[in-house]
Source information:
The RNA shown here (c-di-GMP-I riboswitch aptamer) has 91 nucleotides and comes from a Planctomycetota bacterium. It was read from a public genome assembly, where an Rfam model found it. It matches the Rfam family "c-di-GMP-I riboswitch aptamer". Rfam's curators write: GEMM was predicted in a large-scale screen for bacterial structured RNA regulatory elements. Its mean pLDDT, the model's own confidence on a scale to 100, is 89.
RNA sequence: CUCCGAUAAAGGCAAAACCCGUGAAAACGGGCGACGCAAAGCCAUAGGGGCUAAAUCCGCCGAAAACGGACAUGCCAGCCUGGCCGCCGGG
Repeated sequence: CUCCGAUAAAGGCAAAACCCGUGAAAACGGGCGACGCAAAGCCAUAGGGGCUAAAUCCGCCGAAAACGGACAUGCCAGCCUGGCCGCCGGG
């Protein structure tokens, strides 16, 4: 430097639920808690995919509201590919 990752060692992260807060929502932050994770570390201005739909537009309506449809500039890295950094061990 590169490939691999078990029954090692030292550790790390923290799903769902619940509580508080932010947000229109998706979701996020903190607490608690562990489902799991060899990158469940970082990147959403690397590509794909997924979620939400406030604002906006359209429909409906006498007009509004409600409802329905479209849509990301919002969100997801613990969806996949990719990039960058990285502990230990073995080849």